[in-house]
Context: one part of a larger RNA
Molecule: small-subunit ribosomal RNA, central domain
Organism: Allium cepa
RNA sequence: UUAGGCGUAAAGGGCACAUAGGUGGUGAAUCAGGUUGAAAGUGAAAGUUGCCAAAAACUGGCAGAAUUCUCUCGAAACAAAUUCACUAGACUGAGAUAGAGGAGAGUGGAAUUUCCUAUGUAGGGGUGAAACCCAUUGAUCUACGAAGGAACACCAAAAGAGAAGGCAUCUCUUUAGGUCCCUACCGAUGCUAGGGUGCGAAAGCAUGUGGAGCGAACAUGAUUAGAUACCCUGAUAGUCCACGCUGUAAACAAUGAGUGUUCACCCUUGGUCUACGCGAAUCAAAGGCCUAGCUAACGCGUGAAACACUCCACCUGGGGAGUACGGUCGCAAGACCGAAACUC
Numbered sequence: 001u002u003a004g005g006c007g008u009a010a011a012g013g014g015c016a017c018a019u020a021g022g023u024g025g026u027g028a029a030u031c032a033g034g035u036u037g038a039a040a041g042u043g044a045a046a047g048u049u050g051c052c053a054a055a056a057a058c059u060g061g062c063a064g065a066a067u068u069c070u071c072u073c074g075a076a077a078c079a080a081a082u083u084c085a086c087u088a089g090a091c092u093g094a095g096a097u098a099g100a101g102g103a104g105a106g107u108g109g110a111a112u113u114u115c116c117u118a119u120g121u122a123g124g125g126g127u128g129a130a131a132c133c134c135a136u137u138g139a140u141c142u143a144c145g146a147a148g149g150a151a152c153a154c155c156a157a158a159a160g161a162g163a164a165g166g167c168a169u170c171u172c173u174u175u176a177g178g179u180c181c182c183u184a185c186c187g188a189u190g191c192u193a194g195g196g197u198g199c200g201a202a203a204g205c206a207u208g209u210g211g212a213g214c215g216a217a218c219a220u221g222a223u224u225a226g227a228u229a230c231c232c233u234g235a236u237a238g239u240c241c242a243c244g245c246u247g248u249a250a251a252c253a254a255u256g257a258g259u260g261u262u263c264a265c266c267c268u269u270g271g272u273c274u275a276c277g278c279g280a281a282u283c284a285a286a287g288g289c290c291u292a293g294c295u296a297a298c299g300c301g302u303g304a305a306a307c308a309c310u311c312c313a314c315c316u317g318g319g320g321a322g323u324a325c326g327g328u329c330g331c332a333a334g335a336c337c338g339a340a341a342c343u344c
Base pairs, nucleotide, nucleotide: 003316004315005314007298008297012312014199015198016197017196021192022191023190025086026085027084028083029082030081034078035075036074037073038072040070041069048064049063050062051061052060053059089189092184095180096179097178101175102174103173104172105171106170108152113147114146115145117143118142123134124133160167204245205244207242208241213239214238218234219233221231256311257310258309259308260307261306265288266287268285269284270283271282272281274279293300294299317344318343319342326337327336328335329334
């Protein structure tokens, strides 16, 4: 490279926006470079295939094939190009509508901790059992009050909204997207996307606040043959906030995005229509079970891993190795790109 693959065997990029490129609705006309039909020319020799020779080799002779290419005369389905139309894809408007979607500012109650005061006296705490630890300078417990930080019980759901990461006390301001509907508008403006740009949990880094609880490291106490652990008592970074950086996760549905076609049933959320009681119909989203089909099996099964098409990423035995070298990025930690020898 071809071919075959990518839920779990190697393999879907963490997610989006979008450039080049690839690819792409319906009808009509024109065009004839792609495509396609016919004819002619050309395709040196050697070589190659077949035949002939007394003929295995060599040699000689005859004939053929040869991806092609050029020119002439045609065809017009497909794809391209040009032009004119259309509305089923896409966009936009009107009318409704649901939501922990994002950002900023404020706000509430419970609880933990600490502190003041009061009451009150000998234990408290912790464990498998203990001890370190706290306590007569009065703890634990109980009551009133104060401070401060962080997280938001019930509602709560297979629920909701978001591209993913992720999102939940309540209120306000601001902002983004979605769905339904009768249509209206526009007229292919679509899909995908190398490179690029942006977003991206936790941990970590830089500067400065903050610091209740929890808690790497660390210091003790236990356990143990040992115990640099599991258990206990403390406790620093951190966790929180502001503003930058990092750019990785089992970033998982281990399942790329988009479009179309496909048996039956149950069920949740948001609309519309009918009804106003149960229901039924139809869109959009979220689940369960299952037919055909698929699959190595497990299983998937209108949210496909079915049947098809378009575009992108990726894989090609295990280890060595996501290592070395080099390059780019980063304050650093490191990230991205990414081998080979050797070995089984």